[in-house]
Model confidence (mean pLDDT): 84 of 100. A computed fold for a 1446-nucleotide RNA from an uncultured bacterium, annotated as small-subunit ribosomal RNA. The RNAcentral record of the sequence draws on ENA and SILVA. Rfam family: Bacterial small subunit ribosomal RNA. Rfam links the family to the GO terms structural constituent of ribosome and ribosome.
């Protein structure tokens, strides 16, 4: 796209359509089939008359009507439904010389004379009832007889013609048989009618071809079964029946059996070609509550007819009766779901009648249903202050939006009123006229409408009465706010949702369609996703293990015929509608009418013969045969050998031996191993030997006879297409297994012990039985693989090796040329990979096989088999993937190559102790928060007694500690003092502005705006920082390659500390890193000499002063190092090594500098910020606790443990830094911290202010004169205050600790070790951190290993990327399946009883003749019983699969 469709929300209107898909379930009620001048019979209500007072009687008309019977014709049409049928169906297209056909039309003839009855009707019976039954009357187009007859029918002779085999037609001689009915009237040359005969129409049977669904997990089916004679039957053929005879018939081109299903024309889809479907509408066929059967009749085995037997309903007086919507409405039922118990015969069309007429639930029309499809409106112009309202907002607007309001216009449709069609005349009926006739034609007159007062026009009034659904991530138009927090929900698919959701659920806006719009189902398409048109198969699925070969499929070259395939023409069909195309009617459109085209078929018949068949001839190239050669692990049978292994026997010997990463278990003093003779028994055949060679594969490997197969090659000869391919079937077929029965030496499943491991039913070792070997017989399967079926025939080479042949040759070997086998490789193919004359290429023939994953090569059935299993081979149920190639990171207990205090080699350390300091854990009111592998932990914190502070406790204030603005009031406000208070806060006192007068400025009051948050979210974020890492890397434009992803440059050869440079290269430049430029140091030049120096001179206690700038030293400019030079090596680079010069030599030494990017890596508590939260409290203010607790555990460090030291004493030398809120000399004092005092210095001027080192004494190896903790005592110092909780000092005390366990850390030279010094924070508190300089070491063979990195390569199932990914059991839940001891139910078939109605036949009565009657025979519907199959549903219990959280 489509639908007879249902839901769900919404719903103004018309036209034209449609409208129980389910229960062929069961029905109340009414209606759907009647009619008529053939026929006897014959009301009645009313009308009028007559008699009568009236009741009543009696006439006419009603009316020969109505109702019922007898008879004709209709009922077999229409209309309904789709249950059954897979063909007794249907579609098509022939046959019927095997037939029938009322009514109809045409033409021939004919229509005569009699007779018996019967219904109705009337008297009875009997029944509740339906209804039945007796006697009497009576008709007729009912019904029987006779007469006539044919060109009817049969029968029996010949004739003539034609055909298509049986056989027809036509005249014709003779023989027998056979009919008829009247009726009406306007009385006629009248009108319907009968009855025979023939043609026609038309409507049926009956036959045959070809076409029509799915299953082979249905392969054999059949006994009236195939045929044939006779005979019956029918309208006709015919096993349709019957008897007899014969063994047929049909199947792999699917028989038989199971399911499903009404068939076509058409409908939907599709570019076709398919595919799905078979509603309305048309054809056909079937059926009418189930089952059976016949009877009327032209026609039926009959939907509103009979009988019968069943199930079921209903009536009954219980004896018995009655019924059949799958006609129209209707009902119940069932369903997700389908309408009114309507009008009308007006028309169309049937039935019956001369006709008028009457019937018609067919039909025509209304109703009901957005069920469908077509039209139509829901108003149109204009209207910016871009109104208000919402909704977003960066607050500026922005969107709703010309949309609205106004303004002005129109009026389909709604509504009211008036008018008013077609369909209805070519019809009926009367009357006239034409005409040979036919209501054949004209012409006058009259009658008929359900729908309907509808369609449609006019008239009035008025924008009035009339918009929903769905959708907004992407596919696929259309985006924000809020709620919400993996909840609650969405979802067609991917997926969306864990606090900023364009995906949930709600507002705004959007967007799509529009009286509809979604959602669901279902068909077709996309889907070239069963591929005929038009796939594939070497790795995604899919080549049978191999051959032989049957059936089919296919097939070389010529001629020649036929005409089946083919192609042409023609006719004849292919109903109408449908579709399409033109024209036309309703206002259009839907919708109808008309023309035409098409219905691609399918038959006949006439042609053409190229190609296919078929027939006949040939011919050789395709195939085979003979001939001469060759090469082979080709099979099969029988012999034969030598080397080894292991066992027996004997010698010699003596303690081990075997095994292994190490062992040990085992053998061995009872004599092994080992060596040596001899001898036994299996088995397998070293070298040779090779992408050698042979075979269809499976496989073949020791040497010699023999039996065979099949390849190859060369010649000529010979048949003459004998050829491929191969479903089924046949045969072979590795190992492994199985059965009988030998056989057994090594190896060696199971099994035993031993080792390894957390375990170790394994890898490893000792030892072993099947079994490996024969023989015979199963099994039939493998990664049975070139993962690549076979024959053919084409389509560039190169270079091996094999096994023939021909030319040349100098015998090395070239050239050529068949067969095999291998590399590489071009065109071409291929998804890539790769294949490439041995195809994966391009053609052709044939056969196997495949159509997402799993379930599952499982279940079941069947078939083989001893058995194991085999071949065949499903499904429910589940997932959106599962697969290939290849690419590009990551990872590998993969490989190469290289790097680093990464191992090595070394020095000091750490872990032990004692303390500091940080955490974590417990505490606790609080013990604020943060950081937590490396890359948290002496970290933020460069410095918590109060303040800090962010935490508790408690007491206070609410515009507020702090910012902006408005109003109002003081003029101050700060400050000092005193009360109170635990302090903040409160109260008192004192002292108290400027001004250009607008007013600043401050304070207090006061409203709200808002302030304030160390509250949350580092996973919303900037910014900063950390890591890897100073690791050499990370990229980019053009080009090129490649279907792409993406190579390539970046990859290779060297080299470097480097992607550093060189050299090659499809790649050529270019950016961010790396170097380099910076900054310190080290060497020298020069400039400048003051607070720096001091060789010369002078001078002093002292560069103190005078002098001076040589020198030190300061800091300003430069200089100098580039592999510059010289040798070797290297490819003559690059570049290494060495050397030489130099204060440094090959980035001197050190700093600064961190590339693309990785860790949701760290900080929301530096700071800034989005959103959320708080707002008399998560804010502020303040006392006083807390961050300083402490069983314990780990980080990081300080002293130590001593003699390379410790004390005392003496005596030397830095550098870099700080000082005024400060750094303090000298000098007194005090043992000492430290105090009193103040010279100097804002500092190259002056202070802070040296220690190890050295000199000399002492201890004497010890828990010491080592260590220095704790502790008590007295004291300094800082400070609003050291209790919690501060630093120092003196004096007393003198704890642990004798060099640290497994581990583990930092260091390559001025570095490690060791000594001290300053500085930042800071009022005071560093063993910390951040610089300074003193003395001043040791080892580095090396790159095998730990560890981290970096390149190239390879492998991959991993991409959240190896902290990936993934298997199996077990155990909980849920699903759907198999198996089961039974159980239940269904169709079908089979055999046996029972047999109703019925149709033949028989009998018997019977009748003018006929029907009716009895009665029996066969056949047989339901029923009933049997015994098996089959097919479904159910089952304790069970199997194995699937899905699921953690």
């Nucleotide at each position: 796209g489509a639908c007879g469709a249902a839901c769900g929300c919404u719903g103004g209107c018309g036209g034209c359509g449609u409208g129980c898909u389910u229960a062929a379930c069961a029905c109340a009620u009414g209606c759907a089939a009647g009619u008529c001048u053939a026929c006897g019979a014959g009301a009645a209500a009313g009308a009028g008359g007559u008699a009568g007072c009236a009741a009543u009687a009696u006439c006419u008309c009603g009316a020969g009507u109505a109702a019922a019977g007898u008879g004709g014709c209709g009922c077999a049409a229409g209309g309904g439904u789709g249950a059954g049928u897979a063909a007794u169906a249907u579609g098509u297209a022939a046959g019927u010389a095997a037939u029938c056909u009322g009514c109809c039309c045409a033409u021939g003839g004919g229509u005569u004379u009699g007779g018996a009855a019967u219904a109705a009707c009337u008297c009875g019976u009997c029944g509740a009832a339906a209804g039945a039954u007796g006697g009497g009357c009576u008709a007729a187009u009912a019904c029987c007889a006779a007469a006539u007859a044919a060109u009817g029918c049969a029968g029996c002779g010949g004739c003539a013609c034609c055909g298509c085999a049986u056989g027809g037609u036509g005249a014709u001689g003779u023989u027998g048989u056979u009919a008829a009915a009247g009726c009406c009237u306007a009385u006629a040359u009248g009108g319907c009618g009968c009855c025979u005969a023939u043609g026609g129409a038309u409507g049926a049977g009956c036959u045959u071809g070809c076409a029509u669904c799915a299953g082979a997990u249905c392969a054999g089916c059949u006994a009236g079964u195939u045929g044939g004679u006779a005979g019956g039957g029918u309208a006709a053929u015919g096993g349709c029946c019957u008897a007899c005879c014969a063994a047929g018939g049909c199947u792999a081109c699917g028989a038989u059996c199971u399911g499903u299903a009404g068939c076509u024309g058409g409908u939907c889809u599709g570019a076709g070609a398919g595919g799905a479907u078979g509603a309305u509408c048309a054809g056909c066929c079937a059926c009418a509550c189930u089952g059976g059967a016949a009877c009327u009749g032209a026609g039926a085995c009959a939907c509103g007819g009979u009988c019968c037997a069943g199930a079921c309903u209903c009536c009954u007086a219980c004896g018995g009766g009655a019924g059949g919507c799958a006609g129209c409405a209707g009902u119940g039922a069932g369903g997700a779901a389908u309408a009114u118990u309507g009008g009308g015969c007006a028309a169309u069309g049937c039935c019956c009648g001369c006709a008028a007429g009457g019937g018609u639930g067919a039909c025509c029309c209304a109703g009901c249903a957005a069920c469908g499809c077509c039209g139509c409106g829901u108003g149109g112009a204009g209207g910016a202050u871009g109104a208000a309202u919402g909704c977003c907002g960066u607050a500026a607007g922005g969107u709703u939006g010309u949309a609205a309001a106004c303004u002005c216009c129109u009026u389909u449709u709604g509504a009211a009123g008036a008018g008013g069609a077609c369909g209805a005349a070519u019809a009926g009926c009367a009357c006239c006229g034409a005409u040979c006739g036919a209501c054949u034609c004209g012409g006058u007159g009259u009658u008929u409408g359900a729908c309907u007062g509808u369609a449609c026009u006019c008239u009035u009034a008025g924008a009035a009465g009339a918009a929903g659904c769905c959708c907004c991530g992407g596919c696929u138009a259309a985006c924000u706010a809020c709620g919400u927090g993996c909840c609650a929900g969405c979802a067609g698919c991917c997926g969306c949702g864990g606090u900023a959701a364009u995906a949930c659920g709600u507002a705004g806006g959007g967007g799509g369609c529009a009286a509809g719009c979604g959602u669901u189902g279902u068909c077709c398409g996309g889907a070239u996703u069963u591929a005929c048109u038009g796939g594939g198969u070497g790795u995604a699925a899919a080549g049978g293990g191999c051959g032989c070969g049957u059936a089919g499929g296919u097939g070389g070259g010529u001629u020649u015929g036929u005409a089946a395939g083919u192609c042409a023409g023609a006719g004849g069909u292919g109903a109408a509608a449908u579709c399409c195309u033109g024209c036309a009617g309703c206002u259009u459109a839907a919708c109808u009418g008309u023309a035409g085209a098409a219905c691609u078929g399918c038959c006949u018949c006439u042609g053409a013969u190229a190609c296919u068949g078929c027939a006949a001839a040939u011919c050789u190239u395709g195939a085979g045969u003979u001939c001469a050669g060759a090469a082979g692990a080709g099979a099969g049978a029988a012999g034969c050998g030598g080397a080894a292994u292991u066992c027996c026997a004997g010698g010699u010997g003596u303690a081990g031996u075997a095994g292994u990463g190490a062992a040990a278990u085992g053998c061995g003093u009872a004599g092994a191993u080992a060596u040596u003779u001899g001898g036994a028994g299996g088995a397998a055949c070293a070298c040779c030997a090779g992408u050698g060679g042979c075979g269809a594969a499976g496989g073949c490997g020791g040497c010699u006879u023999u039996u065979u197969g099949g390849u190859c090659u060369g010649u000529a000869a010979c048949u003459g297409a004998c050829a491929c391919u191969g479903a089924g079937g046949c045969g072979c077929g590795a190992a492994a297994g199985c059965g009988u029965g030998g056989g057994g030496a090594g190896c060696a499943a199971a099994c035993a012990g031993g080792g390894u491991u957390a375990g170790a039913u394994a890898c490893c070792c000792u030892g072993g039985u099947a079994g490996u070997c024969c023989a015979c017989g199963c099994c039939g399967u493998a990664a049975a693989c070139g993962a690549u079926g076979a024959g053919u025939a084409c389509u560039a080479g190169g270079u091996g090796u094999u096994g023939g042949g021909u030319u040349c040759g100098u015998u090395a070997g070239c050239c050529u040329u068949c067969g095999g086998u291998g590399c590489c490789g071009c065109a071409g193919u291929u998804a890539a990979c790769g294949c490439a004359u041995u195809a994966a290429g391009u053609g052709u023939u044939c056969c196997g096989c495949c159509u997402g994953g799993g379930g599952a090569g499982u279940a079941c059935g069947c078939u083989c088999g001893c058995a194991a299993g085999u071949u065949u081979g499903a499904a429910a149920c589940u997932c959106a993937a599962a697969g290939g190639a290849a690419u590009u990171g990551a990872c590998g207990g993969g490989g190469g190559c290289c790097c680093g205090c990464a191992c090595a080699a070394g020095c000091a350390g750490u872990g032990g102790a004692g303390c500091a300091u940080g955490u974590g854990g417990u505490u606790u009111a609080a013990u604020u928060c943060g950081a937590u592998g490396c890359a948290a932990c002496g970290c933020g914190a460069a410095g918590a007694a109060c303040c800090u502070u962010a935490c508790c406790a408690g007491g206070g204030c609410u515009u507020g500690a702090c910012a902006u603005c408005c109003c109002u009031c003081u003029g101050a406000c700060a400050g000092u003092c005193c009360c109170u208070u635990a302090a903040c806060c409160g109260g008192g006192a004192c002292c108290u502005u400027c001004u250009u007068c607008g007013g600043a400025c401050a304070g207090a009051g006061g409203a709200g705006a808002c302030a304030g948050g160390u509250g949350g979210u580092g996973c919303a974020u900037g910014g900063u920082u950390g890591u890897c890492g100073u690791c050499a890397g990370c990229u980019c434009g053009u080009g090129u390659c490649g279907u792409g992803a993406g190579a390539u440059g970046u990859u290779g050869g060297g080299u470097u500390a480097a992607g550093u440079c060189c050299c090659g290269c499809a790649a050529c430049g270019a950016g961010c890193g790396c170097a380099a430029c910076c900054c310190u140091u080290g060497u020298c030049u020069u400039u400048a000499g003051u607070u720096g120096c001091c060789a010369u001179c002078a001078u002093u206690c002292a560069g103190u002063u005078g002098g001076g700038c040589a020198c030190u030293c300061u800091a300003g400019a430069g200089a100098g190092a580039c592999u510059g030079c010289c040798g070797a090596g290297g490819a003559c680079a690059a570049c290494u090594c060495g050397g030489a010069g130099g204060a440094a030599g090959g980035u001197g030494g050190g700093g600064a500098u961190g590339a693309c990017g990785u860790c949701a890596a760290a900080u929301c508590a530096u700071c800034a910020u989005g959103c959320c939260c708080c707002u008399u409290a998560u804010g502020u203010c303040c006392u006083g606790g807390g961050c300083u607790a402490c069983a314990c555990a780990c980080g990081u460090g300080c002293u130590a443990c001593a003699a390379u030291g410790g004390c005392u004493g003496g005596u030397a030398c830095a550098a870099a830094g700080a000082g005024a809120c400060g750094c303090a000399a000298g000098a007194c004092c005090g043992c000492g911290a430290g105090g009193u005092g103040g010279a100097g210095c804002a500092a190259a001027u002056c202070u802070c202010a040296a220690a190890a080192a050295c000199c000399a004494g002492u201890c004497c190896c010890a828990g010491u004169u080592c260590g220095g903790a704790u502790u008590g005592c007295a004291g300094g110092c800082u400070g609003c205050a050291a209790c919690u909780c501060g630093c120092c000092u003196g004096c007393a005390u003198g704890a642990a600790g004798u060099c640290g366990g497994a581990g583990u850390u930092g260091c390559u030279a001025g570095u490690a070790a060791u000594c001290g010094c300053a500085g930042a924070u800071c009022a005071g508190a560093a063993u910390g951190c951040u610089g300074c300089g003193g003395u001043g070491a040791a080892u580095g063979c090396g790159u095998u290993c730990c560890c981290g990195g970096g390149u190239c390569u390879u492998g991959u199932a991993c991409a959240c990327a190896c902290c990936g990914c993934c298997c199996g059991u077990c155990a909980c839940a849920c699903c759907a399946u198999g198996g089961a001891a039974g159980u239940u139910g269904g169709g079908g078939g089979c055999g046996c009883c029972c047999g109703a109605a019925g149709u033949u036949g028989g009998c018997c009565a019977g009748u003018a003749a006929a029907u009716a009657g009895g009665u029996u025979a066969c056949c047989u519907a339901a029923g009933g019983c049997g015994a098996a199959a089959u097919c479904a549903a159910u089952g304790a219990c069970u199997g194995g699969g699937g899905u699921g959280a953690a």